[in-house]
Context: one part of a larger RNA
RNA sequence: GGCAAUCGGCGGAUGCCUUGGUGACAGAAGGCGAUGAAGGACGUGACUACCUGCGAAAAGUCUCGGGGAGCCGGAAGUAGGCUGUGAGCCGGGAAUAUCCGAAUGGGGAAACCCGCUCGGUGUAAUGACCGAGCAGUUUGGCAUGAAUUCAUAGUGUUAAACGGUGAACCUGCUGAAACGAAACAUCCAAGUAAGCAGAGGAGAAGAAAGCGAAUGCGAUUCUCCGAGUAGCGGCGAGCGAAAGGGGAGAAGUCCAAACCGCGGGAUUUAUCCUGUGGGGUUGUAGGACCUGCGAUAACGAAGGAAGCGAAUAGCUUAGUACUUUUGGAAAGUUGAGCCGGAGAGGGUGACAGCCCCGUGAGCGAAAUUUGCAACCUGAGGAGCGGGUAUCCUGAGUAGCACGAGAUAAGUGGAACCUUGUGUGAAUCUGCGCAAACUACUGCGUAAGGCUAAAUACUACCUGUCGACCGAUAGUGAACAAGUACCGUGAGGGAAAGGUGAAAAGAACCCCUGUUAGGGGAGUGAAACAGAAACUGAAACCAAUUGCCUAUAAGCGGUCGGAGCCUCUUUAUGGGGUGACGGCGUACCUUUUGCAUUAUGGGUCCGGGAGUUAUUGUCUACGGCAAGCUUAAGGAUUUACGGUCCGGAGGCGAAGCGAAAGCGAGUCUGAACAGGGCGUCCAGUCGUAGGCAACAGACCCGAAGCGGAGAUGAUCUACCCAUGGCCAGGCUGAAACUUUGGUAAAACAAAGCGGAGGGUCGAACUAACUUGUCUUGAGAAACAUCUGGAUGAGCUGUGGGUCGGAGCGAAAGACUAAUCAAAUUCCGUGAUAGCUGGUUCUCUUCGAAAUAUAUUGAGGUAUAGCCUUGUACGUUAAACAUCGGGGGUAGAGCACUGAAAAGCCGAGGGCCCACACCAGGGUACCAACUCUUAUCAAACUCCGAAUACCGAUGCGUACUGUACGGGAGUCAGGCAGUGGGGGAUAAGCUUCAUUGCCGAAAGGGGAAGAGCCCAAGAUUACCGAUUAAGGUCCCUAAAUAUGACCAAGUGGUUUUAAGGAGGUGAAUUUACACAGACAAUAGGGAUGUUGGCUUAGAGGCAGCCAUCAUUUAAACAGUGCGUAACAGCUGACCUAUCAAGUGAAUUUGCGCCGAAGAAGAUCGGGACUAAGUCAUAUACCGAAGUCGUAAGUUCGCGCAAGCGAGCGGUAGAAGAGCGUUCCAACGUAGGAUGAAGUUCAAGCGGGAGCGAGGAUGGACGAUUUGGAAGUGAGAAUCCGGACAUGAGUAACGAUAAACGGGGUGGAAAUCCCCGUCGCCGAAAGGACAAGGUUUCCUUGGGAAGGUUCGUCCCCCAAGGGUGAGUCGGGAGCUAAGUUGAGGCCGUAAGGCGUAAUCGAUGCACAACUGAUUAAUAUUUCAGUACUUAUUUAUAAGCGUUAUUAUUCAAGGAAUGACGAAAGUGGCUACUUCAGCGUACGAUCGAAAGUGUACGUCCAAGUAACGAGACUGCGGGGCAGGUAAAUCCGUUUCGCAUUAAGGUUGAGUUACGACGGGUCGUUGCGGCUUCGGCCAAGGCGGAGUGAAGGAUGUCGUAUUUUCAGGAAAAGUUUCGUGAAGAGUUUAUAAGUAACCCGUACCGGAAACCGACACAGGUGUUCGAGAUGAAUAUUCUAAGGCGCGU
Repeated sequence: GGCAAUCGGCGGAUGCCUUGGUGACAGAAGGCGAUGAAGGACGUGACUACCUGCGAAAAGUCUCGGGGAGCCGGAAGUAGGCUGUGAGCCGGGAAUAUCCGAAUGGGGAAACCCGCUCGGUGUAAUGACCGAGCAGUUUGGCAUGAAUUCAUAGUGUUAAACGGUGAACCUGCUGAAACGAAACAUCCAAGUAAGCAGAGGAGAAGAAAGCGAAUGCGAUUCUCCGAGUAGCGGCGAGCGAAAGGGGAGAAGUCCAAACCGCGGGAUUUAUCCUGUGGGGUUGUAGGACCUGCGAUAACGAAGGAAGCGAAUAGCUUAGUACUUUUGGAAAGUUGAGCCGGAGAGGGUGACAGCCCCGUGAGCGAAAUUUGCAACCUGAGGAGCGGGUAUCCUGAGUAGCACGAGAUAAGUGGAACCUUGUGUGAAUCUGCGCAAACUACUGCGUAAGGCUAAAUACUACCUGUCGACCGAUAGUGAACAAGUACCGUGAGGGAAAGGUGAAAAGAACCCCUGUUAGGGGAGUGAAACAGAAACUGAAACCAAUUGCCUAUAAGCGGUCGGAGCCUCUUUAUGGGGUGACGGCGUACCUUUUGCAUUAUGGGUCCGGGAGUUAUUGUCUACGGCAAGCUUAAGGAUUUACGGUCCGGAGGCGAAGCGAAAGCGAGUCUGAACAGGGCGUCCAGUCGUAGGCAACAGACCCGAAGCGGAGAUGAUCUACCCAUGGCCAGGCUGAAACUUUGGUAAAACAAAGCGGAGGGUCGAACUAACUUGUCUUGAGAAACAUCUGGAUGAGCUGUGGGUCGGAGCGAAAGACUAAUCAAAUUCCGUGAUAGCUGGUUCUCUUCGAAAUAUAUUGAGGUAUAGCCUUGUACGUUAAACAUCGGGGGUAGAGCACUGAAAAGCCGAGGGCCCACACCAGGGUACCAACUCUUAUCAAACUCCGAAUACCGAUGCGUACUGUACGGGAGUCAGGCAGUGGGGGAUAAGCUUCAUUGCCGAAAGGGGAAGAGCCCAAGAUUACCGAUUAAGGUCCCUAAAUAUGACCAAGUGGUUUUAAGGAGGUGAAUUUACACAGACAAUAGGGAUGUUGGCUUAGAGGCAGCCAUCAUUUAAACAGUGCGUAACAGCUGACCUAUCAAGUGAAUUUGCGCCGAAGAAGAUCGGGACUAAGUCAUAUACCGAAGUCGUAAGUUCGCGCAAGCGAGCGGUAGAAGAGCGUUCCAACGUAGGAUGAAGUUCAAGCGGGAGCGAGGAUGGACGAUUUGGAAGUGAGAAUCCGGACAUGAGUAACGAUAAACGGGGUGGAAAUCCCCGUCGCCGAAAGGACAAGGUUUCCUUGGGAAGGUUCGUCCCCCAAGGGUGAGUCGGGAGCUAAGUUGAGGCCGUAAGGCGUAAUCGAUGCACAACUGAUUAAUAUUUCAGUACUUAUUUAUAAGCGUUAUUAUUCAAGGAAUGACGAAAGUGGCUACUUCAGCGUACGAUCGAAAGUGUACGUCCAAGUAACGAGACUGCGGGGCAGGUAAAUCCGUUUCGCAUUAAGGUUGAGUUACGACGGGUCGUUGCGGCUUCGGCCAAGGCGGAGUGAAGGAUGUCGUAUUUUCAGGAAAAGUUUCGUGAAGAGUUUAUAAGUAACCCGUACCGGAAACCGACACAGGUGUUCGAGAUGAAUAUUCUAAGGCGCGU
């Protein structure tokens, strides 16, 4: 380490349970709201975080009823109370009811701020407090009242109504898109979704200008039929009536007009108009009018109301506390009783008619509401005729034209209805309609109104039920759930139930730092029920025991099997382990084909996909049958399920025809012909099943489209308003001045000056380079370099513009980490010819990858092939024989073409020749004919084999045919053969044909889908026999025979041209004992160095010749060699040797040619056969065949039995197992132990079943039927749990730690001390935004803190924020918001005047010190100031008529403003000196010119004051809306080196006889004994100089062009109103409201998911260096970055 068993942990499945859901039915109710709703905020308890209740009268108050003993909510506890004088509790009615919200006094960032009027409390008075009222619109009334006389608009006042909200239903207005049409535009989806307005308990519709053809009906609505009919329709997809019939329910009415009366008005005095009362209301026309009769009724809105009920609390009520027994407990068991108008249900310690609550049956209301209502009052209100001269009967209407809509109906032949534009009647002898239109004939009476019921819906209330769920289910939500959490927002949106009968919730003891955890003890039936709790599965993780395991190569199993261990019923037994051996490449999906290195799954548990409704069709079964059947509805019912009625209607019983029509026939036709379709054959209703259509339709999955829905400009783009920021250095424009110069200019120089989308460079801003990072520190950063840095600059705050839209110095950039159309919700379950997934078993059969068509090619339809049923009954295949047609293979050249050689040679070329004619030559080209030899898919004089067709025979199985139900298949692959394409390439492609794979296992081929095996696997066998292929070992079977190979050829699943004395066989030929071939020895000569050439050329550079002689033989020389010779050698000859030696051709097997990547290899070892060829005989060898036994289907058979079949994907057909629930068996069973969990004997062909043991502690089988949320391993499935990676990476700036002490159980990390290091224009100090208690103290250490922790920004408790002057409101306005009236728009709403809000701006009064654990310009001390108000004093003005004074609107001034530059004054601050105090021990220096510290102080008041600005007084006036003494303007006088006035930093004095500070002392407290805190006392210097700002004077000055908010406030003027006292100064009083105030704030507290190297506006900012805020080092102060 493996397997097994045992025992645990983790985890939370399963079972059981249910407080919660869900679907229905019935009843009730269908609203609430200015008398302030719905919904909230904040409060409210003795202690109170949440929920519930309630509202400052606050878990409640009053009263009337019920009820009758306890109570103070969920919810314990402590404390304290209430209650028979009737509590708590339930019900009716009252009271109170903060603030927000329609929100309504004004405002507003909802739950807040600020008012006015009247009345009241209170104060000396203001302020403050309490109560009531105060919005707008519409309508009505009253009053008033412009331009404009009357009037109207308007204004004021008064009264009523409205506003908002709520689930669906209803009506109207506006109105999509996806989708379907296999594309798409008419069309569809659909008048749907969505938006808006309005109404009610219902709404809408409604009493015919109707329907439509009947012997007619008689308002509307709903329902079942009619009917998927008539129709409409790119006549596509689809859409789809009506009449009529059956039912539910039924209900009818009022005006206008004619005419009459009265009132008013007008007038041309005829009349007309108008109001009101009467009259009158319709189609068989009616009414007025004339005339006759007749009556005061029936009926009746509305109001009141006895009585009878109902609702809102309740009350009464039978029957075992029986016995036995088990048990913790009885309701179980046993025995004995009782009630029953009650045996529904629930509870009680297990299962209860009789224990409890209830149930059945009865009873009940002070109060409120309500149904039916007799009765009373009572607006109103009658009927019937006759006559017909006249009058009336709904006008911008009907109709018509054009454009639309709606009717089922898309413009069509399109009526009828509605109407946007235009036109425009008639008047009962009228008018409309009857599907274009006309006629006739019928039906009705428009242009006014009202109307119940039957119908739709259910948020809320009450009751009941379920073959509905039971905690991953059922609502999202059984629980503090629309919560936590996410998002700026609209919006999105979880998880999470169970101790026990009863807390009896573990006293006490022990371990430990333990509030952790555990062990005892105790409770309990049980604690392995201990609060992390019922049961307690699996993954996963330990421990113990048995066996095995460290030479071994493995889809881990299976078959065989030794040894060891163990159990019992001791046996041929069971269990565990498993040395060793044989065989053996998972599953799913998708594919021609997967171990595939193609897809999917980490594991386990739970969830997870062909359903339902309607219609149709087929099959099975059942009922009835020439018939079958009801629908809606009604009645009844035990309220579950049914039963009865209901025949409207449907299907069938008759067809044919376009139809009229005829009819067992009919149509065609001239036909009595022929032909077509019929006549023959039973249907119909229900149940179940197969399939289809329509619906989301088997499940999951888009990118997208649309919404007159919404949310977003806190990011970012641009714009508007108002504020802020930019160290320092450099350059030196114009202008000006001076000088020169000119007639004057120009021009030049110097000086002054300080311009610039100038320059260098920090802050700031941007983002060019490189690197790092890239599971980051960071979802864009860090480091470094770099661009701009007075400008088209950067930035804060507040606003504006947005989705086919915004904004864009333009990149399709940006619009909240999202952009070629944001986000969110809805249509929506869009659609997906596409991918993936689709869950138990067995049995039988079993495909296709082809044709045709297709906007078709990976889809579909029909056919083909499969299955199943019915019918037929020998038809099929195969074989044999016979009869056929053919034009392929082959062959051929007769045709058509191609094509080689030759003879002949027309014709032509070339050469010669030529006056012409006629010629000559030719190794040039060449037709025709002929000879020889050929070629062809689109040649054929010919021509098979097969195949195909037909006939006959045989053939009872691979049968076939016809008609029905159901499919799947339309990607094929390889191999052989015949072809095409390609290169006679491809594991290529495309046809034909056969086989196999596909869908096929077995044997062989080492291994392999397709190759081989006349091999096709139902199951079993340790039987037999063969096929392919094999027989040395691995490895079953031959070490057989004869040859060949020597290359390991065989044996790289490739080999060639070419080469070679390899070797075997065969054949031909030459030489050879007269001596061959080879070898060895010798010779190899002479003329001559042949001639020529040449410097030379002697056999051997080259040319020519190549003779002759001697010889056995010897070349005028085969090769090497020399300058040339020489030399060596060969040919040739002889000798030695002694038998074969050469040259070719054909052929078998070999050799070379022969190069690849990790180490090689024939499968390996090895092999000389165990290679190759040939031959013979044995043997091995498969799931084949045979044998034995068994299962199942079919056939035959009476049976016994016999025979045959049984591989299988898509797919068809059949038979079963299991799960949940229901019914029956008044289920069996069950605390003596159900379900579940676990082990498991055993059974079955399988799905599965299962005795028994353990656990468990309350339910629950079987059987027969029924109904389904009915079976999982896969969907990158969903949820949870647990693994692996892995004790691995990491622990977030490399500014840095170390030592000692303390605390503590424990210290790198906490505290203290010391040393060291880092920042220091910050990493220090102060604000704003934002956060919202993080602040301080005490205690704690589970979790959070990237380690630790005694510590914390953590947890718990307690504490903490103090204002007339600071900031905001009670003052003002900007951009912009809202917006009375108004304008516009279907609606919603948009714009906008007056107004009203709105700071980032304007206005506005306090400083220093001290103090707390935590606050301070807020408290305290001291010293100030502002506003209002009162009193007193002083001064002024006025006092009876507007003149003091005040107020309101108005006039005027001021308020009031850019940028840049530069000089000066001053101050903050710093430094030095002086002065004061303290120190100076040791090692080196030093005793002074040393070191350290201190040397300080505000607002305010007064004086002074660098400077800056400025004339003063009088008169006039066509201006400033009226006026003006003001402003403006004009004029006169005076003054002008100035004075005066205004302003002004600052200085000085007071403030300050104070405070602070330094030194010294130390009441007292604490202590770790070192020291620390500290009241109080005493004492000291408190001067000078230098530098010097970006601060201040200064909103100044100068320059400049781009010309630089508004209002309040303040001053002044006088018009109007009030008006008798009032103004100013001083003094003394009084009053001064609301909100913020803690803490962080370049960050651990904000924005970035984090205690995150990022981002974040303003301000102060010391020393040395230096131009500087650069840089480096330091101070104060803060840190060492939580391993």
A computed fold for a 1683-nucleotide part of an RNA from an Opitutales bacterium, annotated as large-subunit ribosomal RNA, half A. Its Rfam family is "Bacterial large subunit ribosomal RNA".